[in-house]
Context: one part of a larger RNA
RNA sequence: UGACGGGGGCCCGCACAAGCAGCGGAGCAUGUGGUUUAAUUCGACGCAACGCGAAGAACCUUACCAGGACUUGACAUCCCUCGCUAUUGUCUGAAAGGAUGAAUUCCCUUCGGGACAGAGGAGACAGGUGCUGCAUGGCUGUCGUCAGCUCGUGUCGUGAGAUGUUGGGUUAAGUCCCGCAACGAGCGCAACCCCUAUCUUUAGUUGCCAGCAUUAAGUUGGGCACUCUAAAGAGACUGCCGGUGUUAAACCGGAGGAAGGUGGGGAUGACGUCAAGUCCUCAUGGCCUUUAUGACUUGGGCUACACACGUACUACAAUGGCCGGUACAAAGGGCAGCGAAACUGUGAAGCUAGAGCAAAUCUCACAAAGUAUGUCUCAGUUCAGAUCGAAGUCUGCAACUCGCCUACAUGAAGUCGGAAUCGCUAGUAAUCGCAGGUCAGCAUACUGCGGUGAAUACGUUCCCGGGCCUUGUACA
Repeated sequence: UGACGGGGGCCCGCACAAGCAGCGGAGCAUGUGGUUUAAUUCGACGCAACGCGAAGAACCUUACCAGGACUUGACAUCCCUCGCUAUUGUCUGAAAGGAUGAAUUCCCUUCGGGACAGAGGAGACAGGUGCUGCAUGGCUGUCGUCAGCUCGUGUCGUGAGAUGUUGGGUUAAGUCCCGCAACGAGCGCAACCCCUAUCUUUAGUUGCCAGCAUUAAGUUGGGCACUCUAAAGAGACUGCCGGUGUUAAACCGGAGGAAGGUGGGGAUGACGUCAAGUCCUCAUGGCCUUUAUGACUUGGGCUACACACGUACUACAAUGGCCGGUACAAAGGGCAGCGAAACUGUGAAGCUAGAGCAAAUCUCACAAAGUAUGUCUCAGUUCAGAUCGAAGUCUGCAACUCGCCUACAUGAAGUCGGAAUCGCUAGUAAUCGCAGGUCAGCAUACUGCGGUGAAUACGUUCCCGGGCCUUGUACA
């Protein structure tokens, strides 16, 4: 100087407390461990691994296993020969591969030839998701959006170092004020950026409709006032008033205002820590491999199952289930695409036509919870839906291992969950649907979007994490 303390002081955080809803019990989905296996590819392991890499394993993917086949190679450059865009047949085979044929023929040209694909050959080499993340770059997680981390000059100290950065107040903040052997400065904080909440101007189609006509319908004429869209501005700054305060910084209350003291949300992550993670994104040193640890193909596996754990989904019902009627979104996607109405089918869906739409125009697309009736009357039930039977639809060469969906039939556990434990402070929790990416097909996951919409916070004694000062130390 740090680090540590079941030392002290001050302060903060859904840290506790006060509340709400969960997990832990059940079934199922998914990941992991373990076990099994020819293989169940590999990585990730307290917080910060375990719906994680994987924004989607039937083949492919695929890295694993078994079998079959290749060896200058699936891919790149160079050399020699044949040759010249390139196409196609037969046999064998599960395919890959192997064997064996056929026919022609491109561009430029100084007519010598050249260039580009292709085949054969020799070797230099290719190749490696092989090892080392404890050799590395890059990227990322975490402490933590915590308020810290440093430097120049000066001063003090023999020196390591100190001071500044400590102290008194204050703040979300090393934020600001005052004081002070310090005076300044940098990286962080804040602000500048984006979305959202209010208004104005500009612009009015594909959007909108107040008044006037018109229609089944903003459908059409008309209009751009309103909504909305999207560009430019305005607006919030402790600016104003009162009080407290050291005449300060600031705090408390108030006015006006759509919004008030960082308005709400996002992006933004200092010096560093964990030899944290990643050599399987990529790049790369070293090592290893080279008829195999490379490359191709068929099939299998990653989907196994006594069990254990994590994360979700669905429930255990009457604030509910069921039947039909009826209302209101936002944000997105669409050409190898979205696909309307009509028709057929109980339905998934199909179908002739495929209308319209590269979309504020057409379409996916009926939002659901809600609401007003009816019914069920507390039961393992008209709750719950696992499991299983036989029948179908769709995608796709192909749904057996191993896809989603539909109707019929079947109708398991489960009556609110021990110890323990997680999230959340407001348009939040809870609850309800919708969309997107991935994608041929496959979503209870993920990422977004809106609808309905709470309770509680006395307080900082305690648990956890963090910041500052100080003290002890056999620690560095």